This is a predicted structure of a 362-nucleotide RNA (Bacterial RNase P class A) from a Pseudomonadota bacterium. Its Rfam family is "Bacterial RNase P class A". Rfam's curators write: Ribonuclease P (RNase P) is a ubiquitous endoribonuclease, found in archaea, bacteria and eukarya as well as chloroplasts and mitochondria. Model confidence (mean pLDDT): 76 of 100. The sequence is in RNAcentral, with records from ENA. Of the family's consensus pairs, 90% are formed in the model.

């Protein structure tokens, strides 16, 4: 010094004008509204995608419990809880740091396997071939058994070498190895790892095909939902008067006068509006302790968006990164709408711990 693996942080800064939401004061008056008063505060690491998990609310339910349905599956453990995260097993890639895995079960059952091949799961399969007997011919041919070793094909052809063995051959016998299934012991909470023996010698593959076991799951989603509550129209009741013309009188207009009626009260429901949920939380942040680790426990401080068609903006000047001789240009992805923990996708760059391989130099 080059190549890379694995986390984590951050997400351009300061100034000046204008503006714009929510709080809290403080001011105004027609008293529930205004204000160019003041102060506080005002998007993410993903606020996305709405793919899990959750509180929270409503609805169904006494409680169980079994069936159907669907999730989810190596093992321990974290956590409200997960299709989630740690750690550690076994496969598989990678010189290595590390990466990836739908990672229970194929002797409960049922199904599937293109194409090529003779034959693709059955005590299978005979195409090219190998023996062996009759029979013709005369070193081929046909009949009839025997065979799975050699060639071919294919992802995958019913263990591999070896030596016996036979007419040719075959786990047919045997010795080593591979592979399986029981036994037994050793380490390990355990998944599993080692090592010994014994068995028939080998009855593959695929459950992201049905299905078997295990485990969990009621439905729906803040537009949940909960309170107040004009007007309209209902339904009861009282009723001869009631509004309007700026305060009263006077006069005017205009609605009604016994009732299916104006006006004025009451009353359920409940539209439009409004409040509430809705912002103190599985809550930052610093530190101390317990854990390999995910977390988890203790103290100390801090309050940190809450809108309702949606507020968190807009120019300007300096300053920083990058591009570029310069002039000049770029500064990502994208923006809460109940909340919270997780995946996942999207992102210009920067900074920064550990570890790896490989070169050179003391």
């Nucleotide at each position: 010094c080059a190549a890379g693996u694995u986390g984590g942080c951050u997400a351009g800064g300061u100034g000046a004008u204008c503006g714009c939401g929510c709080u809290g004061u403080g001011g105004g008056c027609u008293a529930g509204c205004c204000c160019a008063a003041c102060a506080g505060u005002g998007a993410g690491g993903a606020a996305a995608g709405u793919c899990c998990g959750u509180g929270c609310u409503u609805c169904a339910u006494a409680g169980g419990g079994c069936a159907a349905c669907g999730a989810u599956g190596c093992u321990a453990g974290c956590u409200a809880a997960c299709c989630g995260c740690u750690a550690g097993g076994c496969a598989g890639g990678g010189c290595g740091a590390c990466c990836u895995g739908a990672c229970g079960g194929a002797c409960a059952g049922u199904g599937c396997a293109a194409c090529a091949g003779a034959g693709a799961a059955g005590u299978g399969u005979a195409u090219u071939g190998c023996c062996c007997a009759a029979g013709c011919a005369g070193u081929g041919c046909u009949u009839g058994g025997g065979c799975g070793a050699g060639g071919g094909u294919g992802a995958a052809a019913c263990g591999g070498u070896g030596u016996g063995g036979u007419a040719a051959g075959a786990g047919c016998g045997c010795a080593c190895c591979a592979g399986c299934g029981c036994c037994a012991u050793u380490g390990g909470u355990a998944a599993c790892a080692g090592u010994g023996g014994c068995g028939g010698c080998u009855u593959g593959g695929c459950a992201a095909a049905c299905c078997c076991c295990a485990u969990c799951g009621g439905a729906a989603g803040c537009a949940a939902g909960a309170c107040c509550a004009a007007g309209c129209a209902g339904a009861g009741g009282u009723g001869a008067g009631g509004g309007g013309c700026g305060g009263c009188c006077c006069g005017u207009c205009c609605c009604g006068c016994u009732a299916u009626c104006a006006g004025c009260c009451u009353c359920g429901g409940g539209u439009a509006g409004g409040u509430c949920g809705c912002a103190a939380g599985a809550g930052g942040u610093g530190u101390c302790g317990a854990g390999u680790g995910a977390u988890c426990g203790g103290c100390a401080u801090c309050c940190c968006a809450g809108a309702u068609a949606g507020a968190u903006g807009a120019u300007c000047a300096c300053c920083g990164c990058c591009c570029g001789c310069a002039a000049g240009g770029g500064u990502a992805c994208a923006g809460a709408a109940c909340a919270c923990g997780g995946c996942u996708u999207a992102u210009c760059g920067g900074c920064u711990a550990a570890c790896u391989u490989g070169u050179g130099a003391u």

The organism belongs to Pseudomonadota, within Bacteria.